[in-house]
Context: one part of a larger RNA
């Protein structure tokens, strides 16, 4: 000098765009943050209309709502950086060792049956959470059967490729293996099953690279390899039995410390050094530890089970909970915001759609926290008012500065008008917002401070003080004429900021 997720002191007019718990991955009151589908299914309730009526009601249709069965989603989106020095990340490869819901393309099919169960009804237990018995019922829920283009399995050959391990393709006979309906008057549409390919996403392996310590020198028994078996979507000590005795290490193993990694950011002429907040990609985690279930996908933040710590409810028998989602609270701290508005836009989930949900997101609020822009007036005005300060007492300086006169209206206040963002055949649809912007009127009115002035370093005098009080980044000032302390005047540098502290280069 530059920079900052900064803080502190003094000061503070406006706008735009950004940004805001770096500390306790501490504990959390309250509300919200993941639902949706009646065009899969049975039931219940309400309303309207029609018909019947013993006037109690019954029945049919339509609409709306409710819990339940079922489907899809909840593995995305959002948060945090505790752990991790690792194939975790980056980069380049491999997968002939793999999976992939939804979507796209293509091929083939969608036949015929069965048994339950929730809801519901009637009970029982319990303070509650909830549990339980009996009975009834439906399905795109569940289970057989049929069919098998195809797929899979073994068989015997063919052909092509091959890294010689193996792999691809077509044909053969044998075995195994599927389905679900709904809407519509109908056509048809949406589904369902099997297969092939694509796309997307993911798993695994691997070359190279990725902090400090040798005052850490030896480490390792599933350890290293083989055979066989199991296991996985998938190679593999991944697991197990047996066999062998290997494997790693001064090219730093092991151990200890620190740390999420990267694109990048800051600085620097560069080389390099430091950092990894916002944004984007990857990883890891979700009170702590462990485990699996469901599923295409999780070993699952707002799912389940077990154990633990903590908090809460209780009728003391037993139960409930997890903000590192958005707000917010307490605590810690030098320090970090609203318990806001809206789904109008973008995107996501479900749905045929209408639509519903969405603290993602879009916006608003708070903070000079940062960057950028604008303003706090302009012109004229004295051989120069008053006052202040200095003075050699002549004057000098503050200083065209003020006053006065003439203007302007950025900003401000009031009034009137008033968007774009909205795209879909048309119509309708804006939280922001009566905002931005435009017009008119009013009024110089409401808007300047901070640090410094001995040298480094731009800027000087007077008074007070008297090694005191104090200053100070370094050198150093202060003991009676202090340009260095304190105050006044004057000046210098920045400016809605200016200084100080901290950190990095």
């Nucleotide at each position: 000098g530059a920079a900052c997720a900064a803080a502190c002191g003094c000061u503070g007019g406006c706008g735009g765009c950004g940004u805001g718990c770096c500390u306790a991955a501490u504990a959390c009151a309250u509300g919200c943050a993941a639902g949706u589908c009646g065009a899969a299914c049975g039931a219940g309730a309400a309303u309207a209309u029609g018909c019947c009526u013993u006037c109690g009601g019954g029945u049919a249709u339509a609409u709306u709502c409710u819990a339940g069965u079922g489907g899809c989603g909840u593995a995305c989106g959002g948060g945090u950086g505790a752990g991790u020095a690792a194939c975790g990340c980056g980069u380049g490869g491999a997968u002939a060792a793999u999976c992939u819901u939804c979507c796209u393309u293509a091929a083939a099919g969608u036949g015929g049956g069965g048994a339950a169960u929730a809801a519901c009804u009637a009970g029982u237990c319990g303070a509650a959470a909830g549990a339980u018995u009996a009975g009834c019922u439906a399905a795109u829920a569940c289970c057989g059967c049929a069919u098998a283009a195809g797929a899979c399995c073994a068989c015997a050959g063919g052909u092509c490729c091959u890294u010689c391990g193996g792999g691809g393709c077509a044909a053969g006979g044998g075995g195994u293996u599927a389905a679900a309906g709904u809407c519509u008057a109908a056509c048809g549409a949406c589904g369902c099953u099997u297969u092939a390919a694509g796309a997307u996403g993911a798993g695994u392996c691997u070359g190279c690279g990725c902090c400090c310590g040798a005052u850490u020198a030896g480490c390792u028994a599933g350890u290293u390899g083989g055979u066989g078996a199991g296991g996985u979507a998938a190679a593999a000590g991944c697991u197990c039995a047996c066999c062998a005795a290997g494997g790693c290490g001064a090219c730093g193993a092991u151990c200890g410390g620190u740390a999420g990694c990267u694109g990048g950011u800051c600085u620097g002429a560069g080389a390099g050094g430091a950092c990894g907040g916002c944004c984007a990609g990857c990883c890891a985690c979700a009170c702590u530890g462990g485990g699996a279930c469901u599923g295409a996908g999780a070993c699952a933040c707002g799912g389940c089970c077990c154990a633990g710590a903590c908090u809460c409810c209780u009728a003391c028998g037993g139960g409930a909970g997890g903000c590192a989602g958005c707000a917010g609270u307490a605590g810690g701290g030098a320090a970090u915001a609203u318990u806001g508005c809206a789904c109008a836009a973008u995107g996501g989930a479900g749905g045929a759609a209408a639509c519903u949900c969405u603290g993602a997101u879009g916006c608003a609020g708070c903070g000079a926290c940062g960057c950028c822009g604008c303003g706090u007036g302009a012109g004229u005005g004295a051989c120069g008012a008053a006052g202040g300060c200095c003075u050699u007492c002549g004057g000098g300086u503050u200083g065209u500065a003020a006053a006065g006169c003439u203007c302007u209206g950025u900003u401000c206040u009031c009034a009137g008008g008033g968007a774009a963002a909205a795209a879909g055949c048309a119509a309708g649809u804006g939280a922001u917002u009566g905002u931005a912007c435009c017009u008119g009127a009013g009024a110089a009115g409401a808007a300047a401070g901070g640090a410094c002035c001995g040298g480094c370093u731009a800027a000087c005098u007077u008074c007070g003080u008297g090694c005191c009080a104090g200053c100070a980044g370094c050198c150093g000032c202060g003991g009676u004429a202090a340009g260095a302390c304190g105050a006044g005047g004057g000046g210098u540098c920045c400016a809605a900021g200016c200084g100080u502290u901290g950190u990095u280069c």
The part of an RNA shown here (small-subunit ribosomal RNA, 5' domain) has 505 nucleotides and comes from a Pseudobdellovibrionaceae bacterium.
It matches the Rfam family "Bacterial small subunit ribosomal RNA".
Model confidence (mean pLDDT): 82 of 100.